[in-house]
Parts: sequence; structure tokens; C1' cells
RNA sequence: GUCAGAGUAGGAAUGACGCGUUAAGUGCCGUCGGAUGGGAAGUUGCCGGCGGACGAAGGGGAAAUAUUCCCUGCGAUGUCACUCCGCAUCCGCUGCC
Repeated sequence: GUCAGAGUAGGAAUGACGCGUUAAGUGCCGUCGGAUGGGAAGUUGCCGGCGGACGAAGGGGAAAUAUUCCCUGCGAUGUCACUCCGCAUCCGCUGCC
């Protein structure tokens, strides 16, 4: 020097365990801030704070009057495990020559 490869934030499927169903959460808009392969650099992606608009599905059973438990649904619901996917550019790293 050539060629090949690995790894971020995060996303999806499945499973388990939760939360809500007295509406939190999720999603949408605005604004501020933050993180984001080992380094540089950074966002159409990600996270958080604040504000705003919108907005949902319960049913059955048992015990017993304080409510608790069980089953089954529902929610753009949370966490974890596992599998797959996963940062343009430059440098770096691993392998081959």
C1' cells in the first nucleotide's frame, strides 16, 4: 500500500417478568440540553427536562368490605434474555498478500 473484517447509539422478531386500564406510559408538536464504534467530526437517527395539542377496553371468578388475589383481554406500555440488523468521511484496530 491492496483486499477483507470487527465493534456505537439504536431498531426488529421471539420469550419471560412487570406496569397501566381510577390512564400513567406510548405516539405528535415546540423549545432547551445530552449521549452516540478507539480518535476526529456529526445527524434526517437516539435519550432527557419543560411547555402544548390529542387520546384508549374492559370482562369474568374467588375471598371478603380495607380492598386483595386469580383468569382472560386491551395499551403504538416498561424491563430483561436471546437472535438478527446497525454511523457517510478520515485515521486507528484485526486478518491476508